[in-house]
RNA sequence: GGGCACGUAGUUCAGUGGUUAGAACGCUGCUCUGAUAAAGCAGAGGUGGAUGGUUCGAUUCCAUCCGUGCCCA
Repeated sequence: GGGCACGUAGUUCAGUGGUUAGAACGCUGCUCUGAUAAAGCAGAGGUGGAUGGUUCGAUUCCAUCCGUGCCCA
């Protein structure tokens, strides 16, 4: 330099046009215990990498840029 894939909660990921988005683990509180752990219940936490475009409507489709990984040279 060329090509491909990916970017969503603290972490690992799902959802792939239609109620401004969920799971597991983690975190916080409560119950339980002599106290922990485990278990049960409840809760917090997201401008969906950025900017534009398409659309009545975009996390989803398109373009550019940024970042990460892989392959080729």

Transfer RNA from a Candidatus Parcubacteria bacterium, 73 nucleotides, folded computationally. Its Rfam family is "tRNA". Rfam describes the family as follows. Transfer RNA (tRNA) molecules are approximately 80 nucleotides in length.